[in-house]
Context: one part of a larger RNA
């Protein structure tokens, strides 16, 4: 821009991509078979390895805005409490998020047409012969099934739904309608754009509150002890990402595009 108005949802698949892998053990059965050593096929379970899709309840990684300890050294007059550098100064722990060493799942069955290869009927060519006419069996290999994408599939589909005035003879103009978008708040979405939620008739983000996870026992004071330091108050104090709630803050005001009877 097109898909003979304009729109919002659901979709249909023409075609394109992807998987397509195997060990090993139990049973059939120590059967068939073979003098014996030996030892199946057919068919049924269970178990794995690698790849691969997905998740974070579970064991774990990180987890530089969470929590303690601790060193030097400035600084908050001093003390006690604290802040700032020092690779996060150095360790010890660790939520959410992201991930694997963790968990689930997956190549499965089936159908069709083949190929080697084996048949059936069967002449040429009175026999015979799977082929010359016919017609079967028959692979991890084709084609369907199984997952994604997909109608610019210009052959441009399909279903539901919504919304249908003026001016002009006409070509066209205008301001609207459904419905969009801009601009805001943002997000398990993301380079940007887009995609998702929301925009006061409102829980979209941040604050508050509650609670969860987490650190692990705050400051002050009281008390033991000469003192380090214990100890009680009190599972205390502080606590990013999560969980509910709650308009307190900001999503105010606006503004643009958007059919016209096909």
């Nucleotide at each position: 821009c097109g898909u003979a108005g304009g729109a919002u949802a659901u979709u249909u698949g023409a075609g394109a991509g992807g998987a397509g892998c195997u060990g090993u053990c139990c049973u059939u059965a120590g059967u068939a078979c073979g003098a014996g050593a030996g030892g199946a096929c057919c068919g049924g379970g269970a178990u794995g390895g690698a790849c691969u899709g997905g998740c974070c309840g579970c064991u774990g990684g990180u987890g530089u805005a969470u929590c303690u300890g601790u060193u030097g050294u400035u600084c908050u007059a001093c003390c006690a409490a604290g802040a700032g550098c020092a690779u996060g100064g150095c360790a010890g722990a660790g939520u959410a998020g992201c991930c694997a060493a963790g968990c689930c799942g997956g190549g499965a069955c089936g159908g069709g047409a083949u190929a080697a290869a084996c048949g059936c009927u069967g002449a040429a060519g009175g026999c015979a012969u799977c082929u010359a006419a016919g017609c079967g069996u028959g692979a991890a290999g084709c084609c369907c099934c199984c997952c994604u994408c997909a109608a610019g599939a210009u052959g441009a589909g399909a279903u539901a739904u919504c919304c249908c005035u003026g001016c002009g003879c006409a070509a066209g103009c205008a301001g609207u309608a459904a419905g969009a978008c801009c601009c805001c708040u943002u997000g398990a979405a993301g380079a940007c754009g887009a995609c998702g939620a929301g925009g006061u008739a409102g829980a979209u983000a941040g604050g508050g509150c509650a609670g969860a996870g987490g650190u692990g026992g705050a400051a002050g004071u009281g008390c033991a002890g000469c003192a380090a330091u214990g100890u009680a108050u009190g599972g205390a104090g502080c606590u990013g990402a999560c969980u509910g709630c709650u308009a307190c803050u900001a999503a105010u005001c606006g503004g643009u595009c958007g059919a016209g009877g096909g």
Large-subunit ribosomal RNA, domain VI from [Clostridium] hylemonae, 262 nucleotides, folded computationally.
NCBI's taxonomy places the organism under Bacteria, Bacillati, Bacillota, Lachnospirales, Lachnoclostridium.
RNAcentral holds the full RNA, with entries from ENA.
Model confidence (mean pLDDT): 88 of 100.